Predicted 3D model of a 75-nucleotide RNA (transfer RNA) from Candidatus Iainarchaeum sp. The sequence is in RNAcentral, with records from ENA. Lineage of the source: Archaea > Nanobdellati > Candidatus Iainarchaeales > Candidatus Iainarchaeaceae > Candidatus Iainarchaeum. Its Rfam family is "tRNA". Gene Ontology term of the family: triplet codon-amino acid adaptor activity.
RNA sequence: GGGCUCGUGGUCUAGUCUGGUUAGGACGCGACCUUCACACGGUCGAAAUCCUCGGUUCAAAUCCGAGCGGGCCCA
Repeated sequence: GGGCUCGUGGUCUAGUCUGGUUAGGACGCGACCUUCACACGGUCGAAAUCCUCGGUUCAAAUCCGAGCGGGCCCA
């Protein structure tokens, strides 16, 4: 230098192919219930404008372009 692939709450991840419902789930965190107390369990809650910028569109996590970062391969 070239090709492929990935980037979504604190962590892991679904959703992208086929654009449209409140961005869903698990773990973790907080409050309450339960217990003499803890653990387990139950209920509720906070937390991601989806790597950045631009474009297409009535509408973008999703499509397109450029860039940034990680991984793999080629040179």